[in-house]
Context: one part of a larger RNA
Parts: sequence; structure tokens; C1' cells
RNA sequence: UUAGGUGUAAAGCAUCUAUAGGUGGCUUUUUAAGUCUACCAUCAAAUCCCAAGGCUCAACCCUGGUCAGGUGGUGGAAACUACUAAGUUAGAUUAUGGUAGGGUAGAGGGGAUUUUUGAUGGAGCGAUGAAAUGUGUAAAGAUUGGAAAUAACACCAAACAGUGAAAGAACUUUGGUGGGUUGACACAAACACUAAGAUAUGAAAGCUAGGGGAGAGAAUGGGAUUAAAAACCCUAGUAGUCCUUAUCAUAAAUGAUGGAUACUAGGUAUUAUGCAUAUCAACCCAUGUAGUGUUGUAGCUAACGAGUUAAGUAUCCUGCUUGGGGAAUAUUUUGCAAGAAUGAAACUC
Repeated sequence: UUAGGUGUAAAGCAUCUAUAGGUGGCUUUUUAAGUCUACCAUCAAAUCCCAAGGCUCAACCCUGGUCAGGUGGUGGAAACUACUAAGUUAGAUUAUGGUAGGGUAGAGGGGAUUUUUGAUGGAGCGAUGAAAUGUGUAAAGAUUGGAAAUAACACCAAACAGUGAAAGAACUUUGGUGGGUUGACACAAACACUAAGAUAUGAAAGCUAGGGGAGAGAAUGGGAUUAAAAACCCUAGUAGUCCUUAUCAUAAAUGAUGGAUACUAGGUAUUAUGCAUAUCAACCCAUGUAGUGUUGUAGCUAACGAGUUAAGUAUCCUGCUUGGGGAAUAUUUUGCAAGAAUGAAACUC
């Protein structure tokens, strides 16, 4: 490479957009590049295969012969792919009426915590399995009035719910803004799918510069525990955690399941919305579309399981995989660094 695979055995890029490329609705028309077909030329001999012959047979030798296939030329066919021209509306889009949503930036809010300043009061407080370190007559802890600061937003039928490409995102309100979904009916007419390279986004930790620093808290000091304790427990506590700025590019970044389209039993719950019916209104009942769950048939699977949200049946595109180690390596690219990306071989079992 082929082939088989890729939820859990090796293997789906963290996620989106999108270029090249690959693939691609329905109807008619043109051409004849692919495709199919007829003939001609050619593809050295030996070898292989088939049929005779010669060594007593055989190996061996010798004579003759194809088929199939490739390449080139000439003629023909027109279903399929492609091309040409025209049309169509079922895919995709735009406009329009609704609608759900913890997206984003600004402004505001209350409660808790800690500190601080008064008042009352007078001996402990705090901590633990038990203690000690710690803290307190220089008046703590407790109760109570005022002030300041920082981070996070209780309750909510907060949910098995909704939303976003993923990471993620929840106090209230205002501004501008992206996408989804549903309804009716127009425009337009295949404009589509996927996506190497590439761009963008990307938790936490780390890093750069400047702020901020309540709580909790790597490191570190002290107290315990213990044979030891560089740990678990306790008391303190720096970096960082927060904001702005530049960077880093990784996670069990998980549904361990790439994207798109079509088809293939049901039951049940729920979110958004349409229609019908009912009604003062809600509920109830029937049904469609788009999601989210649960249970389950067929078929699938090594089993577990999954099962219209497929791991079923098919088609298209794409990433990746190929015994263990060597190897989270060397090399190269990138980064301030930490590191990240790419990614062999010798050798060895």
C1' cells in the first nucleotide's frame, strides 16, 4: 500500500468557518472525453498454457497454435458519468409574521464574610478523636450602632429543563447584536455536502506589565499523630485565585461515539411552536414540525450494550489505526519561558 477496522480491545482532530480537491436533485437537448463495440497494426525469442512428435518412459528436447489483455489508428452506439443549451421545484438560501433562550457590554442591588471605629460587659476564646501551637486584662470572644473592602450571586415545581460550534454561561435592568425554531406565502432556481493546507475560538494551571487582595489557599513556618511523617488533622500563610493588557494552546477538552442525506415497530415523559376541538379561563382530548430523556422490536455487537438522537440498512467526503519496547525520543517548526506541535531509525524481545 491493500484489506479490515475506529463507544469500552490500536484508532474520531478540543471545536467552528472555509480554499484547493473529491462527491452531488428532477426533465429534455447537444457533443462523444470517460464507457461499450467492430476491424487493422503492434506487443523479439525463450518461458507459461494447449495439441502432436523424438530420446525404451520421464525429466529433457523439438514442431505448431491460441485465448485474454495493453498501446496506437479507423468506423459505429449514446443508457450511465462528463460537456452544451433550455426548463423545473422536493435540496440549500433570501424576504415576511410569531416565538424560546443562565450569549455579550454598560449601569444598579441586597445578604454573607473579614477588617476598622464606638457602646455594653469582664475571662476566657478558638481548635480536635484527644490535644497543642494560636489568640485574650495593652479588654478578646459574645451582643449591638456606624464605616470600608473584596469575591460570589440564596430562594425559584433550579429540572430527568432550556441555550451555545465547543470551551462555557444563572442577582436585577438597559443598549446594540449572532444563531435556532415555527407558520403562511412569495422571490430566486441546485446556488449543495465534505474538507488536506489555512483562519478563528479554546477550561484550569502557568507566564508578561499594571492594579486589586475579603474568603479560601499550592509553597513555607509552627503544633500534633507516628517507629519515622518530608502526609492525612490543627494553627498561621506567600504565589496564584479577581480586573485590565499581551501570551500559552493543552485536559478523562467524554456521548471515550467525525460531518451530511435517506430509509427502518412501538410505548411513555418533557421543552418550543402550529392546527383542530372545548371553555369565562386553565385543564382535558386528537394531530404536525423541531429538540431533550426513558423503555423497547427487528437487525447489529466478542460481550457489555446500543436501538428513528443507532453502535441498524445504504451512499458521499474526511481524520486516524496496524505487536511490545526504543519513543511524551532524535530531527524540524513554534514559544519570553514553562512547554507545545511534528515525528523517524538503528537496536531489542